[in-house]
RNA sequence: CAACAUAAGAGGCAAAAUUCACCGAAAGGGAAUGACGCAAAGCCAUGGAUCUACAGUCUCACUUUUCCGGUGAGAUCAUGACAGCCAGGUUGCUGAA
Numbered sequence: 001c002a003a004c005a006u007a008a009g010a011g012g013c014a015a016a017a018u019u020c021a022c023c024g025a026a027a028g029g030g031a032a033u034g035a036c037g038c039a040a041a042g043c044c045a046u047g048g049a050u051c052u053a054c055a056g057u058c059u060c061a062c063u064u065u066u067c068c069g070g071u072g073a074g075a076u077c078a079u080g081a082c083a084g085c086c087a088g089g090u091u092g093c094u095g096a097a
Base pairs, nucleotide, nucleotide: 004095005094012038013037017033018032019031020030022029023028036084042090043089044088046087047086048085050081051080056076057075058074059073060072061071062070063069
């Protein structure tokens, strides 16, 4: 230095759940409590998986027969999310065997 880690030490993160005059259409995020776990459970949405569907598009129904517009329902859609799903990139503590 690289790989690796079932040792020790220091420090770190924080799942579920609960709470909120917080952000968001939602998924999700933030804060507090909490402690399942984590050597990258630090950081980056580049690829895959997954979650969501406000707006858009399409269909149907209603709205005065039609058009326009409106309302409701359904379908579709990532441009949204997720780094504690996997891969990739990048930085990094300790060093007993």